The RNA shown here (small-subunit ribosomal RNA) has 1459 nucleotides and comes from an uncultured bacterium. The prediction has a mean pLDDT of 85.

RNA sequence: AGAGUUUGAUCAUGGCUCAGGACGAACGCUGGCGGCGUGCUUAAUACAUGCAAGUCGAACGAUCCGCAAGGAUAGUGGCAAACGGGUGAGUAACACGUAAGUAACCUUCCCUCGAGACCAGCAUAACCUGCCGAAAGGCGGGCUAAUUCUGGAUGGCAUUUUCGGAAAGCAUUUUCUGAAAAUUAAAGUAGCAAUACGCUUGAGGAUGGACUUGCGGCUUAUCAGCUAGUUGGUGAGGUAACGGCUCACCAAGGCUAUGACGAGUAGCUGGUCUGAGAGGACGAUCAGUCACACUGGAACUGAGAAACGGUCCAGACUCCUACGGGAGGCAGCAGUAAGGAAUAUUCGGCAAUGGGCGAAAGCCUGACCGAGCGACGCCGUGUGGGUGAUGAAGGCCUUCGGGUCGUAAAGCCCUGUCAGGGGGGAAGAUAAUGACGGUACCCCCAGAGGAAGCUCCGGCUAACUACGUGCCAGCAGCCGCGGUAAUACGUAGGGAGCAAGCGUUGUCCGGAUUUAUUGGGCGUAAAGGGUACGUAGGCGGAUAUGUAAGUCGGAUGUGAAAGGUAUGAGCUCAACUCAUAUUACGCGUUCGAUACUGCAUUUCUCGAGAGAGAUAGAGGGAAGCGGAACUUCCGGUGUAGCGGUGAAAUGCGUAGAUAUCGGAAGGAACACCAGUGGCGAAGGCGGCUUCCUGGAUCUUUUCUGACGCUGAGGUACGAAAGCUAGGGGAGCAAACGGGAUUAGAUACCCCGGUAGUCCUAGCCCUAAACGAUGGUCACUAGGUAUAGGAGGUAUCGACCCAUUCUGUGCCGAAGCUAACGUAUUAAGUGACCCGCCUGGGAAGUACGGCCGCAAGGCUAAAACUCAAAUGAAUUGACGGGGGCCCGCACAAGCGGUGGAGCAUGUGGUUUAAUUCGAUGCUACGGGAAGAACCUUACCUGGGCUUGACAUACUAGAGGUAUCUUGGUGGAAACAUCAGGGGACCGUUAAACCGGAAUCUAGAACAGGUGCUGCAUGGCUGUCGUCAGCUCGUGUCGUGAGAUGUUGGGUUAAGUCCCGCAACGAGCGCAACCCCUACUGUUAGUUGCCAGCGGAUAAUGCCGGGCACUCUAGCGGAACUGCCUCUGAUAAAGAGGAGGAAGGCGGGGAUGAGGUCAAGUCAUCAUGGCCCUUAUGUCCAGGGCUACACACGUGCUACAAUGGUACAAACAAAGGGAAGCAAUCCUGCGAAGUAUAGCAAAUCCCAAAAAAUGUGCCUCAAUUCGGAUUGCAGGCUGCAACUCGCCUGCAUGAAGCUGGAAUCGCUAGUAAACGCAGAUCAGCUACGCUGCGUUGAAUACGUUCUCGGGCCUUGUACACACCGCCCGUCACACCAUGAAAGUUGGGAACACCCGAAGUGUUAUGUAGAUAGCCCUAAGGUGGAAUCAAUAAUUGGGGUGAAGUCGUAACAAGGUAGCCG
Repeated sequence: AGAGUUUGAUCAUGGCUCAGGACGAACGCUGGCGGCGUGCUUAAUACAUGCAAGUCGAACGAUCCGCAAGGAUAGUGGCAAACGGGUGAGUAACACGUAAGUAACCUUCCCUCGAGACCAGCAUAACCUGCCGAAAGGCGGGCUAAUUCUGGAUGGCAUUUUCGGAAAGCAUUUUCUGAAAAUUAAAGUAGCAAUACGCUUGAGGAUGGACUUGCGGCUUAUCAGCUAGUUGGUGAGGUAACGGCUCACCAAGGCUAUGACGAGUAGCUGGUCUGAGAGGACGAUCAGUCACACUGGAACUGAGAAACGGUCCAGACUCCUACGGGAGGCAGCAGUAAGGAAUAUUCGGCAAUGGGCGAAAGCCUGACCGAGCGACGCCGUGUGGGUGAUGAAGGCCUUCGGGUCGUAAAGCCCUGUCAGGGGGGAAGAUAAUGACGGUACCCCCAGAGGAAGCUCCGGCUAACUACGUGCCAGCAGCCGCGGUAAUACGUAGGGAGCAAGCGUUGUCCGGAUUUAUUGGGCGUAAAGGGUACGUAGGCGGAUAUGUAAGUCGGAUGUGAAAGGUAUGAGCUCAACUCAUAUUACGCGUUCGAUACUGCAUUUCUCGAGAGAGAUAGAGGGAAGCGGAACUUCCGGUGUAGCGGUGAAAUGCGUAGAUAUCGGAAGGAACACCAGUGGCGAAGGCGGCUUCCUGGAUCUUUUCUGACGCUGAGGUACGAAAGCUAGGGGAGCAAACGGGAUUAGAUACCCCGGUAGUCCUAGCCCUAAACGAUGGUCACUAGGUAUAGGAGGUAUCGACCCAUUCUGUGCCGAAGCUAACGUAUUAAGUGACCCGCCUGGGAAGUACGGCCGCAAGGCUAAAACUCAAAUGAAUUGACGGGGGCCCGCACAAGCGGUGGAGCAUGUGGUUUAAUUCGAUGCUACGGGAAGAACCUUACCUGGGCUUGACAUACUAGAGGUAUCUUGGUGGAAACAUCAGGGGACCGUUAAACCGGAAUCUAGAACAGGUGCUGCAUGGCUGUCGUCAGCUCGUGUCGUGAGAUGUUGGGUUAAGUCCCGCAACGAGCGCAACCCCUACUGUUAGUUGCCAGCGGAUAAUGCCGGGCACUCUAGCGGAACUGCCUCUGAUAAAGAGGAGGAAGGCGGGGAUGAGGUCAAGUCAUCAUGGCCCUUAUGUCCAGGGCUACACACGUGCUACAAUGGUACAAACAAAGGGAAGCAAUCCUGCGAAGUAUAGCAAAUCCCAAAAAAUGUGCCUCAAUUCGGAUUGCAGGCUGCAACUCGCCUGCAUGAAGCUGGAAUCGCUAGUAAACGCAGAUCAGCUACGCUGCGUUGAAUACGUUCUCGGGCCUUGUACACACCGCCCGUCACACCAUGAAAGUUGGGAACACCCGAAGUGUUAUGUAGAUAGCCCUAAGGUGGAAUCAAUAAUUGGGGUGAAGUCGUAACAAGGUAGCCG
């Protein structure tokens, strides 16, 4: 010191969260020792038991013990018990803090200084005795003492009254002093005594208190008025003392927006925690102070109490009781119960410090000193040190090689802190006395022994792997993890952090400049009041003098101690403690300074205002007048429609509309002028004239002389709509009616139409009342336009201008701003005043109050909920936004599909199985270039288990592997029996033996078309052969990004040219490659045959030749090269020439960066998971071929441009040895028999077919069409039943050109026609891939549909429009408002009753008794207030994939929004 989190990314705004510190803490896990601290924060709840205040015999009588000395003690008496100790309920107050005051006061004991203490007397407790009572206790009679009580004397001083003097002060007065009069004292005890301690009365001091005052410190205005002893006076009473403290009378005051009164909360302070500080929060322990003592009230005693361990009364509660009556008060120390998350021993001692009494010894002291319990906190310390690599075992991970825990352990060598055992042994104590305590401390002994955990490891935040789990279980402070490869859950290993603790929870401060004095904001993020006037208040021009309140300086008093800081010291260190110094910003007193502010006075003119002279204006109010238009009415002309819309209809019209002409009436609004023109404070103001009236500007510089600015409350004005009353009502037009549109249409559109709109009077008081920008003043570059003036020059005048004042706009510099933008009309730089903001929602809502006739307005929350909400800008995507452009995209054409039958694929259904996958375009004659078995992955059944296949190992077997013959069982696989032949290497003559191989058993492993294409590689589809996609450097921007790549042209093209803060480059485009079109050259066999020769019925058949065709190598040719025109002179385009070919000549291959979690784990490869006598493998049979149906892709047709029969032409490209097969023969035919040739430019497949010619058919379900079915055959193959193809004969279905819709194609193309090949035993091929033959039509054009490219615009989208998103309703939950009421709390008022007690009266005094006043408690009543609760009800919030629509975001499909 910051970090995480809104977004695709960015900057800003803004909230939420985290890292730090702290605690009287609690909880979880764990726990060696010591020191110092600290420990009921909750129930001021209730308390058993013990103790916490006594002492004095030197005040007194008496009793008891003792021989005595002496001691003990209940009572009388004295002092103390008002201290010490506890608690924080109450209290918002002179309670506390601080500083003053008392000339308005008291003070036992103590100190100092004076003056005194004489003479008498009456009682009473104890005690004795009688009685009552359960007890507590009480009553009567009798005796007695005192430092108890009483009378008298004396009176320095004191007190009171009267009369004086002096001094002082602050008004009442104070101090000193004089005279006179009156009043008031006393106690003794001890001692032989001295004397000591007491007693009385004064003065002073000290100490402790009392009272008064200034200032200071909580929340709330949804508490705005409060107050009758209230404020003051006079007099009296009362008090220690002032005082309405109390009373009588008089007056009517007093407090309050600088917050009275009320409500809530709370003891206050020194200080504590935090913070850089300013501040914020808190008020345990320690210290000062106040208040309280079961609750409430009251007085007594006393120096002092309205008294914690005293009294009286009332109340609640508890206890005892003989039922008559009594007793009690732990918020003292321990302790108990209860409450609670939670807080200790019924300990020791008066040794120390302090207190009470006493002459003293001494006694008392739960104050205190100590110990005990608790990791509650702080501090210290330990749990060992060195060495030790076979890097042990074991765990975990692993790419199987190893890595890691790890010098860690073991082992070896040491040490002894703490704890343990033994011994010695303090200080605290000045003479005695030590609870702590045989403690601290010191010495000795033994032995590594007795002593480590907790949290975390996705980011923030230091620390990573494996397994398990599979949106489950769970985690989470925020963001967020988990749906089969989780570093985020759980466990383990490893690691990180802290450590006798570690985490969690709670609370406070910090970070948070997130309430901003230091130190924030308000155009668009939350935030300028709708506007003005003006009260209080705040602020205020120049000059001089005085003053000294603010301000500044010096001195001084105070600011308790503790605490903090610094230095030093003492416990071994530290915590802790001590000493010294310092701090303590405040308050008081006093002396000084006078710049600024204030106050008083003087002067001034520039602020402000007034005067004079001019000027512009929809400024306001009232009255009158005007024309156009409109509607209605009257009359004329005139005839069938008018009107309205996207299209219509409702509506009006033959009873005469619309149209047109003339006339009349009425109401409202004022075209042109008219203008980012004018006026007004804002709202707002528009025909013309008159009257009344407000403000502004300019010129002059005549007057006043700071008269000013702002403005909480307040007052006035305040669009539209709305309300009340009365008028008015032409047009328009909520509501309403009708017609359309629509799935619906309570809308948009149309036809009507009432309030209203208008006037008068009165309310309402709100708007996106906006410049989303408060007012005033000053300063800070300009340019330009415009409105109203003035001035200058010039002129006859108008123009004109380096001028100036006031307004209104635009552009723009600096500056500012998150950016957009703003910029002398500031959102710049400053000053003053006011208003307002503090996350989103709930909500501008509820409740309360004020206003209003109502509608409603103003003021204005909370619970709860979310982690965002928001602003500006960026890149995309999208738009029923715009512009430009392209494509068989549309259009123009040709032919199809959709209807029929069949083929084929898919869906669905069925099934034991109908294996799997592909599913809009981009699945569906696609994987599959060929399912009868096989294939085959599926089903049923039967077998095998190291396996059908691979590698290596262990053990065993043995003439084995292998070939083969025959038999049995079986569907086969397989099982089994019998027989024959018999391989390799080494050695050997051979055999044996050994190895290899084989078999058997075993264990590693094999195997899997099992899952995951959302873990992957590779390959592929699609946008799209669309023209795009990027980079380096530079520049611009806070940044995301932009620029380049945009612009003007051009192109098929980001193709090229020009321009340009860009300059270059890369991947794409194009070209390079292949085929094809022309040609040259080379080469001629199997190709060819022009010329020469030969042969034949005929044929390149033969010799020969390579000219031609052709074949296939290498070359040439085309480049806008040439010409004209257009164009910017460019790129390029249009036309032309030449040419086989012309502007990319035609076709192919070639597919940028990316998109679709697109497709494929079943081509292959592969991570992970799963199966292992089965999800592997072998076999037989079946299935993939099913069939009500739906869809896609095709074939054949429906016929005459045809069918059929006959005749007879012309290709290219391919294939062929388990092959293609000529020719001949047989068969109607498929085919068969037999057999030339050919591993192919040689032979074969092989016949090309449409076309052409001729005949028949003549419009018919036919000589069209061929499905379906029957019979008979052929071929392949172990095998054609499920389930092949072909042939012949017979049969002869639907179908007569196909609805909505939809597909292909722009030239050798479409269409038509056939040929070949792959796969393949055969074939379902009508498929696919190639090949040639015949060979068209049309394109005006880019409005529309679809797709795409570029630029621009809007956006609330970014999973990107298949987006986002709103409201009702239904369901669940949550908090909350209202509510007939009900219940409770605190406080007040009125009245009734009224204990104790003080006072008072009856009566001369005292006691007693009775009455009276006041009063606690109690009762009654009405009213207010706070809270809880309630049938029902209102909205709100949150929830999984509910319902209905589609309001908003794009022109969101009717622009949206405010009232």